[in-house]
Context: one part of a larger RNA
RNA sequence: GGAUGAACGCUGGCGGCGUGGAUAAGGCAUGCAAGUCAAGGGGACCCGCAAGGGUAACCGGCAGACGGGUUAGUAACACGUAGGUACAAACCCUUUACACAGGUAUAAUCCCGCGAAAGCGGGACUAAUCCCUGAUAGUCCGAGCGCAUAAAUUAUGUGUUCGGUAAAGGUAUAGAGCAAUCUAUGUCGGUAAAGGAUUGGCCUGCGCUUUAUCAGCUAGUUGGUAGGGUAAUGGCCUACCAAGGCGAUGACGGAUAGGCGGUGUGAGAGCAUGACCGCCAACAAUGGGACUGAAACAUGGCCCAUACUCCUACGGGAGGCAGCAGUCGAGAAUAUUGGUCAAUGGGGGAAACCCUGAACCAGCGACGCCGCGUGCUCGAAGAAGUCCUUCGGGAUGUAAAGAGCUUUUCUGGAGGAAGAAUUCGCCGCAAGGCGAAUGACGGUACUCUAGGAAUAAGGGGUGACUAAACUCGUGCCAGCAGUAGCGGUAAUACGAGUACCCCAAGCGUUAUCC
Numbered sequence: 001g002g003a004u005g006a007a008c009g010c011u012g013g014c015g016g017c018g019u020g021g022a023u024a025a026g027g028c029a030u031g032c033a034a035g036u037c038a039a040g041g042g043g044a045c046c047c048g049c050a051a052g053g054g055u056a057a058c059c060g061g062c063a064g065a066c067g068g069g070u071u072a073g074u075a076a077c078a079c080g081u082a083g084g085u086a087c088a089a090a091c092c093c094u095u096u097a098c099a100c101a102g103g104u105a106u107a108a109u110c111c112c113g114c115g116a117a118a119g120c121g122g123g124a125c126u127a128a129u130c131c132c133u134g135a136u137a138g139u140c141c142g143a144g145c146g147c148a149u150a151a152a153u154u155a156u157g158u159g160u161u162c163g164g165u166a167a168a169g170g171u172a173u174a175g176a177g178c179a180a181u182c183u184a185u186g187u188c189g190g191u192a193a194a195g196g197a198u199u200g201g202c203c204u205g206c207g208c209u210u211u212a213u214c215a216g217c218u219a220g221u222u223g224g225u226a227g228g229g230u231a232a233u234g235g236c237c238u239a240c241c242a243a244g245g246c247g248a249u250g251a252c253g254g255a256u257a258g259g260c261g262g263u264g265u266g267a268g269a270g271c272a273u274g275a276c277c278g279c280c281a282a283c284a285a286u287g288g289g290a291c292u293g294a295a296a297c298a299u300g301g302c303c304c305a306u307a308c309u310c311c312u313a314c315g316g317g318a319g320g321c322a323g324c325a326g327u328c329g330a331g332a333a334u335a336u337u338g339g340u341c342a343a344u345g346g347g348g349g350a351a352a353c354c355c356u357g358a359a360c361c362a363g364c365g366a367c368g369c370c371g372c373g374u375g376c377u378c379g380a381a382g383a384a385g386u387c388c389u390u391c392g393g394g395a396u397g398u399a400a401a402g403a404g405c406u407u408u409u410c411u412g413g414a415g416g417a418a419g420a421a422u423u424c425g426c427c428g429c430a431a432g433g434c435g436a437a438u439g440a441c442g443g444u445a446c447u448c449u450a451g452g453a454a455u456a457a458g459g460g461g462u463g464a465c466u467a468a469a470c471u472c473g474u475g476c477c478a479g480c481a482g483u484a485g486c487g488g489u490a491a492u493a494c495g496a497g498u499a500c501c502c503c504a505a506g507c508g509u510u511a512u513c514c
Stems, first nucleotide, its partner, number of pairs: 001514004006510005013372006019365002026328003030325003035062003040059002044055004069283003079207007087200003092196007100134004109124006140164011169188008209255003216246003221243008258280004262273004285306005308319004336362001338361003344358001345356004375405004385396004410451006419441001423436005458503005464483002469498005479486002
């Protein structure tokens, strides 16, 4: 000199864009943060004469593994980079084929009962795209036989035989029928197989802080065989066999730490760092466990244990902000219990639409960067006041006053966005056309207009380093100080005044890095 997620002191006009719990991964009141589907199902209640409409508990489906937070742990295939394969996949896209025949449960509901509650038990009834059985099927799975290739009874391809494994319907329109219902077409789904897209699992080379005042470490340990397990390789697990494996190129142990893209600084090499944003990992009060599922060993799912908090009729129960706000605590220190789903994105749905503290916005903080303003021109050999003085004068100083001008900004008034694409209605075979509606921010930005210099300057320094000095007060006192040092009666170093210097809505101080 530069830098900071800064803090503190003094001061403070505006705007834009960013940014804001770094400490206690301490404890949390309250509200919200994940639902949706009635076009899967049977009922219930409400409106209605009916047709039909509404509400949403239950069964069922999809989603809750995303999105959001934090950095405790982790020195590790966690991460980065370059490769590998023994693997998997819901939703999405493409292709091919199929969807036949049956069955019995259960919630809701009704009845009865227990409990303070949370909730629970018994009996009766019922449906489904719930569950189960069978059929059929293949380029699927298993086994056998044969052939070809590589290799040497294993792999790949291919032929053949045997065995095994599927499914679910809904709705719109039209037609038929007295009706139940059936048929056709469209559409949304279902099953099997193959491929794609994308995502993930696993393995490996290299890179990755410090400590030797840590020198030896290791029995599932290292390898093999067989089996189990997994989507899959593998001591991942088990049995048996062998006795291995690692280590001064630092094993093992201790300390510290999420990693990277990046960021700061520097001419660079390097050094330091990992806030915000992005990718990856790990965690969800602490420890452990599985269930469901395409995927979890699952932050707002379940079970157990522990600590803590709360309710209780004392028998027993409930909870988990490292989601968004907010609160207490500790701290030098870090914001609103705000608005909207309008846009972007996500979940569900045929759609309308619903949900979304993701997101977009607004609020607070000079915390940072950038921009603008606090007026402009003229105006005396120079008012007053103040300071200095050699008492002649000098300085403040064109500064003020005064005159003229302007209106960025400010206040008032008028107008007023872009961000809107989707969506719906009508027409159309379609492409598309016409019309209607939708904005939190926000009556904001912006534009025009009226008024009037009107609303707006401070902080630090002035002995040397180091830009800028005089007077008074004080008298090794009071005090200053980054360094050496200054102050004991003329202190340019303390305090004040005047003048000056530097920066400026900031200026200084402290801390840390280069």

A computed fold for a 514-nucleotide part of an RNA from a Candidatus Nealsonbacteria bacterium, annotated as small-subunit ribosomal RNA, 5' domain. Taxonomically the source falls in Candidatus Nealsoniibacteriota (Bacteria, Bacteria candidate phyla).